[in-house]
This is a predicted structure of a 1449-nucleotide RNA (small-subunit ribosomal RNA) from uncultured eubacterium WD2107.

RNA sequence: GAGUUUGAUCAUGGCUCAGAACGAACGCUGGCGGCAGGCUUAAUACAUGCAAGUCGAGCGGGCCCUUCGGGGUCGGCGGCGCACGGGUGCGUAACGCGUGGGAACAUGCCUUUAGGUACGGAACAACCAAGGGAAACUUUGGCUAAUACCGUAUAAUAUCUUCGGAUCAAAGAUUUAUCGCCUAAAGAUUGGCCCGCGUUAGAUUAGGUAGUUGGUGAGGUAAUGGCUCACCAAGCCGACGAUCUAUAGGGGGUCUGAGAGGACGAUCCCCCACACUGGAACUGAGACACGGUCCAGACUCCUACGGGAGGCAGCAGUAAGGAAUAUUGGACAAUGGGCGAAAGCCUGAUCCAGCCAUGCCGCGUGAGUGAUGAAGGCCUUAGGGUUGUAAAGCUCUUUUAGAUGGGAAGAUAAUGACUGUACCAUCAGAAUAAGCCCCAGCUAAAUUCGUGCCAGCAGCCGCGGUAAUACGAAUGGGGCAAGCGUUGUUCGGAAUCACUGGGCGUAAAGCGUGUGUAGGCGGUUAAUCAAGUCAGAAGUGAAAUCCCAGGGCUUAACCCUGGAAUUGCUUUUGAAACUGAUUGGCUAGAGUACUGGAGAGGUUAGCAGAAUUCCGAGUGUAGAGGUGAAAUUCGCAGAUAUUCGGAGGAAUACCAGUGGCGUAAGCGGCUAACUGGACAGUAACUGACGCUGAGACACGAAAGCGUGGGGAUCAAACAGGAUUAGAUACCCUGGUAGUCCACGCUGUAAACGAUGUAUGUUAGUUGUCGGGAGGUUUACCUUUCGGCGACAAAGCUAACGCAUUAAACAUACCGCCUGGGGAGUACGGUCGCAAGAUUAAAACUCAAAGGAAUUGACGGGGACCCGCACAAGCGGUGGAGCAUGUUGUUUAAUUCGAAGCAACGCGAAGAACCUUACCUACCCUUGACAUACCCAGUAUGGAUUUCAGAGAUGAUUUCCUUCAGUUCGGCUGGCUGGAGUACAGGUGCUGCAUGGCUGUCGUCAGCUCGUGUCGUGAGAUGUUGGGUUAAGUCCCGCAACGAGCGCAACCCCUAUUGUUAGUUGCCAUCAGGUUAUGCUGGGCACUCUAGCGAGACUGCCCGUGAUAAGCGGGAGGAAGGCGGGGAUGACGUCAAGUCAUCAUGGCCCUUACGGGUAGGGCUACAAACGUGCUACAAUGGUAGUGACAGUGAGUCGCGAGGCGGCAACGCCAAGCCAAUCUCAAAAAGCUAUCUCAGUUCGGAUUGUCCUCUGCAACUCGAGGGCAUGAAGUUGGAAUCGCUAGUAAUCGUGGAUCAGCAUGCCACGGUGAAUACGUUCCCGGGUCUUGUACACACCGCCCGUCACGUCAUGGGAGUCGAUUUUACCUGAAGACAGUGCGCCAACUUCGGAGGCAGCUGACCACGGUAGGAUCGGUAACUGGGACGAAGUCGUAACAAGGUACCCGUA
Repeated sequence: GAGUUUGAUCAUGGCUCAGAACGAACGCUGGCGGCAGGCUUAAUACAUGCAAGUCGAGCGGGCCCUUCGGGGUCGGCGGCGCACGGGUGCGUAACGCGUGGGAACAUGCCUUUAGGUACGGAACAACCAAGGGAAACUUUGGCUAAUACCGUAUAAUAUCUUCGGAUCAAAGAUUUAUCGCCUAAAGAUUGGCCCGCGUUAGAUUAGGUAGUUGGUGAGGUAAUGGCUCACCAAGCCGACGAUCUAUAGGGGGUCUGAGAGGACGAUCCCCCACACUGGAACUGAGACACGGUCCAGACUCCUACGGGAGGCAGCAGUAAGGAAUAUUGGACAAUGGGCGAAAGCCUGAUCCAGCCAUGCCGCGUGAGUGAUGAAGGCCUUAGGGUUGUAAAGCUCUUUUAGAUGGGAAGAUAAUGACUGUACCAUCAGAAUAAGCCCCAGCUAAAUUCGUGCCAGCAGCCGCGGUAAUACGAAUGGGGCAAGCGUUGUUCGGAAUCACUGGGCGUAAAGCGUGUGUAGGCGGUUAAUCAAGUCAGAAGUGAAAUCCCAGGGCUUAACCCUGGAAUUGCUUUUGAAACUGAUUGGCUAGAGUACUGGAGAGGUUAGCAGAAUUCCGAGUGUAGAGGUGAAAUUCGCAGAUAUUCGGAGGAAUACCAGUGGCGUAAGCGGCUAACUGGACAGUAACUGACGCUGAGACACGAAAGCGUGGGGAUCAAACAGGAUUAGAUACCCUGGUAGUCCACGCUGUAAACGAUGUAUGUUAGUUGUCGGGAGGUUUACCUUUCGGCGACAAAGCUAACGCAUUAAACAUACCGCCUGGGGAGUACGGUCGCAAGAUUAAAACUCAAAGGAAUUGACGGGGACCCGCACAAGCGGUGGAGCAUGUUGUUUAAUUCGAAGCAACGCGAAGAACCUUACCUACCCUUGACAUACCCAGUAUGGAUUUCAGAGAUGAUUUCCUUCAGUUCGGCUGGCUGGAGUACAGGUGCUGCAUGGCUGUCGUCAGCUCGUGUCGUGAGAUGUUGGGUUAAGUCCCGCAACGAGCGCAACCCCUAUUGUUAGUUGCCAUCAGGUUAUGCUGGGCACUCUAGCGAGACUGCCCGUGAUAAGCGGGAGGAAGGCGGGGAUGACGUCAAGUCAUCAUGGCCCUUACGGGUAGGGCUACAAACGUGCUACAAUGGUAGUGACAGUGAGUCGCGAGGCGGCAACGCCAAGCCAAUCUCAAAAAGCUAUCUCAGUUCGGAUUGUCCUCUGCAACUCGAGGGCAUGAAGUUGGAAUCGCUAGUAAUCGUGGAUCAGCAUGCCACGGUGAAUACGUUCCCGGGUCUUGUACACACCGCCCGUCACGUCAUGGGAGUCGAUUUUACCUGAAGACAGUGCGCCAACUUCGGAGGCAGCUGACCACGGUAGGAUCGGUAACUGGGACGAAGUCGUAACAAGGUACCCGUA
């Protein structure tokens, strides 16, 4: 820097990624060279070989050789070395390491100086002899040398000292030049010891310590010292973290990082520790000793069973462990080490080689040219594109690898393991040499196919459910390259522990409040000191590393030289501003004193009135009480109500107030006593006495606990009544703890201003409480200090907001936070009588959780407004019968679709066949239909006979007909037939892949944009507000100004009228004719028809309103405020409907899911629902009468009229392609009758006879006549339509159609009632509010139970590890004592001295008993987390339907 919480936004906050690094490992791959590196695990066990020897110029001897001079070799005595070099990191939190100092020490070999090196003696190995033993080894006797051992002498610049003195040494070898030896002093080097400072985590480790701390004395050591011992004292360490626990070698440095830091401590260098485990000393200059000794233990090996041997954390190597780490190589040539006088010997130190892409660095795998842009692959819109100059081809080169030849340096004289190595020359030939990962975003790079929530991917977000740039493959592309990816780890990004450099009102985070200890910080002035601080100088800060410069390998890596740096520590000289220390002053901080007033501040005692309840008495009678409605309850044994009297407890109306007081919790009648604090004024006193405050202490609502009182009200638990699906609740009636008091405990609250305390600074306005000052007009003004509030500037804040009472600007101190859940839980500790409080994790799990604000949506939130939404009315549905659609059922099939409103007389404006998609049966397969190719024919088409068949179809007979162009070729077109291939075909699937069309909210008034402005931003503003409208309609106002889609208007019909035009329309006037009729001439005045106009605009008046928009009334007018209807449907919503109108992607079928035919089915019928028709009757039925419409339709038609039939209808037939003719009769109306009945209502059902259409009315049409005459007497809950020419009622026409309407579409006739109004139901609009919703309430979401998985707590116990206390035991060992046994050196022969042995105390391992800590495991048990579709409820989010939440029971 990026991704990820959201619809979007800002901020908080975690998770994740891009970078660098590695002693790495794994997967795929692998040409060369240089330089490095290579058991991180089992400090597990080790076979085998090697890793420390050397000296004959210290000594004697054995053996061999000899030129007889001597030489070699072996094992001994002796000397030096083996304490170095090499390995490892167990232990160690320590003077271990780092750094800087110190004093009380030692120091072989080396250097320097001074001095000495005399005289003697006695042994022991080897060797010889004799034994023991399997071996390891060992015993006895005897001989012998020395630079081995001992004595004497000498003795200082040594040591001791009582200051007289005393004590202490030596080694020789030999070629005669040297090398040695002893003493002393000094140096150098190395080592031991002490001190300051620095050096991991945990307080769920708070007290530790008896040699402990100090002293005196002694011992011991090279040396200081409780190092050890005796005695004395009681100290010492610790909150600046002792002790304990866990982890760990430390440093130079390495990695990362801008740095500060963080992590690490392989290779190289320095120090430490260790050497199978534990203990111990010996020798020595040096060890408590890796390749030495002794003891104990475990393990392994040998054994003759009696005893013995061993220690790779040296180099190789083996086994084991593990993801994982090399050769049982060469050489001492170089560098170094040991011994030696030297030659030299030894050296797994070292130098080299081998193995490994483990890392870093370098090189190569070819270069140029080459378009037909080859072939092949892949994609494709089928044209092409891409792979791609890539290849081939042509021309070149030869690094590397290979072959041949030459051939260094490392070596100053000799000596080369490496090694015929590096390097050089020549030769042949593109020859020997490329992979890995990725391609949705982050993140550079995409297409096709396969798959179909499968297989799989995944670092995070997330991909995959039939069009996957995310899985697998291919092609192409991107990145890196002898490597590339993955995994692991570290730092970074992460300012995500914040010193540099964060926070705490609401995101995680201020302790409930105060007092105050330690600590931190601290006013003003002067002097002194110099701890901090600053400056100079000196020492040190090893080398290597890092950085800079230069140099060497062909370059680089790598190496060399020099410089810089090493930010630190120490010493010293100075400075004195600041901090600090000491001393002396000051008064502004703080406190005291005096004066004054305010106050529910606290404690105790007393008093008061109102009310509730109870008791007694009176009056009085049937109810009272309670609720949404009721009931439980009380009441005739007298309630409620009312009056009087009494008892008792608790609380104090009004005043009362964002008023007062208090640190907080909290405090409210009145009076008294005692008492705390604050405030104002004065400026008398003290003189920094201050601020904060870890621990500590005190106070601390309610609930709760203990003891004892008290008990009126209210009231957990509990009981009853209701409510409810249930109701362990909400409501009601009762009611116990408790509520009250005293004393004691608890110590928590959403203990909140969710805001720690203190001080200072920084605009104002206004209210109120307490006090003061000044002025005057006496009630105000001005001003000041201290509180409590409101608004607001700068500033701050993520925003909300805060804003002199800060969340602003600063300072000081304390507390607290670091993703959500697990969890304020477990364990442990402390406190508590208990309840519990406090302190406080981890495993595991998620990619979020959370804050503020925004836009929506929603609310059983609010305000305003509208709608046949309610109300007011009229008529229906729901009951009956029938029609029709649907569900369900049935069926071979009952084809399919539509599903709340917005499916259900819907698609379907009309299923007997057809339609038809369904079922059964029988047929066809290039197909019923399209295009193309090939062959044949020339046409072909129509009618027809017979047979089989259900038909399709097959076979068959007869007749009629015989295309066009033409280059005259059966050439072309067309048509028919045939074979085959491409293909046709599909009402098969997906409306959740789509187009188009449609429904719906809704004809609701809304939906947006540009510019500007505001806001960090999403967004807001405009569009909100005040009016008004049917309307986002208009007006006014306004940080908005404009605009668009909608509204309205423009369009059509209708209402008035003018004009133009009069046929098929009309007939006033004129004429003619008729039984009659615009019938005829004529006319176009009227009606009408249909073109063009006019007309209506709040235009005029009055009122109202704001002088506006508008509204109310009026005039005029056919019509008045949208005149009445229609068409017209904004942005969008519902993955709404339709793949079966049509079109279409993908998938599927292809002798069938295609096509044809016949018959059946879509018409079934227990039941349910929707929509209708007809009714139930007198506002009616029946009969009669005969007047008045308007749409429309008609030649495969409408059909006048006539005739027949009771009728449906039939026969004949005029007119009409229609303002001409026909359908066509309009019906309600009117008159008469019936007289309230299952009827003269109603017509279902059924019987029978007919009519019509049609190829055909059985399944399954319509109509007519006669007969039959169900149900039904106005319809429960519920529900629908309608506001005027409307409802209701009456008939008429049309589409579809052969026939079939109660449906649908249209037409006119008659023609109402009601609307107070907007509380309520439903839907919608605007504003506002809440929200944990955004798939948007059909949302979200909680808990128990059931199932599975995982981690974890408790747990009778049990197993192990570590540690500790007491006691027992007590190896080896040095020390002390003893030393009767033994003994060569000296001896005055008495002994001295020594050794073995024994004893003691100390002590390792071991044992017994107890404790503590940690870990493993465990029947059972507790909660927790997670898990597409389980159960029960609905607690929370809206007033979430009882506001929510906190503490407690």